[in-house]
RNA sequence: ACUUCAUCAAGAGUAGCUGAGGGACUGGCCCUAUGAAGCUGCGGCAACCAUUCGCUGUGCGAAACGGUGCCAAUUCCAUUAGGAUUAUAUCCUAGCAGAUGAAGA
Numbered sequence: 001a002c003u004u005c006a007u008c009a010a011g012a013g014u015a016g017c018u019g020a021g022g023g024a025c026u027g028g029c030c031c032u033a034u035g036a037a038g039c040u041g042c043g044g045c046a047a048c049c050a051u052u053c054g055c056u057g058u059g060c061g062a063a064a065c066g067g068u069g070c071c072a073a074u075u076c077c078a079u080u081a082g083g084a085u086u087a088u089a090u091c092c093u094a095g096c097a098g099a100u101g102a103a104g105a
Base pairs, nucleotide, nucleotide: 002104003103004102005101006100007099008098013042014041015040016039017038021031022030023029026078027077028076043071044070045069048067049066051063052062053061054060055059075097080094081093082092083091084090
């Protein structure tokens, strides 16, 4: 890298180095020299895996040392299809794609 399953409307910052991009792609719209992205120190959020406890137990609830992950905006919005609605916009559902975790091979 690939396949399968689950979740994605919540939450979480500071300092140093560095120096112009970043928000996955495309179109928008945003963030950014009052410092982007990256690296590092300290900090935090969360509950996917593991661990512990409890229960009415194919699971649910709680804790939080470990393994990951994450710490602007609903996955920032939209893209495809269907429906609702009715005056061209809004809403709902399901997909495609993406991110994270676990398992597999």